[in-house]
RNA sequence: GGACGCGUAGCUCAGCGGCAGAGCAUCGAUCUUAUAAGUCGAGGGCCCCAGGUUCGAAUCCUGGCGCGUCCA
Numbered sequence: 001g002g003a004c005g006c007g008u009a010g011c012u013c014a015g016c017g018g019c020a021g022a023g024c025a026u027c028g029a030u031c032u033u034a035u036a037a038g039u040c041g042a043g044g045g046c047c048c049c050a051g052g053u054u055c056g057a058a059u060c061c062u063g064g065c066g067c068g069u070c071c072a
Base pairs, nucleotide, nucleotide: 001071002070003069004068005067006066007065010024011023012022013021018055026042027041028040029039030038048064049063050062051061052060
């Protein structure tokens, strides 16, 4: 320098045009003599950035940034 993949909650990931979700973690309640486990509930995200397409974009297109793999 070139090709490809990835970037969404504290962490691991799903979601592939029309409500942003799950598990774990955190907090509260319940349970227990107490702790843990279990059960119930709550909080937490401008979806990497900037443009474009569209009535509507996390999702499609372009450019950029970061990370990874391969080639040179």
Model confidence (mean pLDDT): 82 of 100. A computed fold for a 72-nucleotide RNA from a Candidatus Microgenomatia bacterium, annotated as transfer RNA. Taxonomically the source falls in Candidatus Microgenomatia (nom. nud.) (Bacteria, Bacteria candidate phyla, Candidatus Microgenomatota). Its Rfam family is "tRNA". The family's RNA type in Rfam is transfer RNA.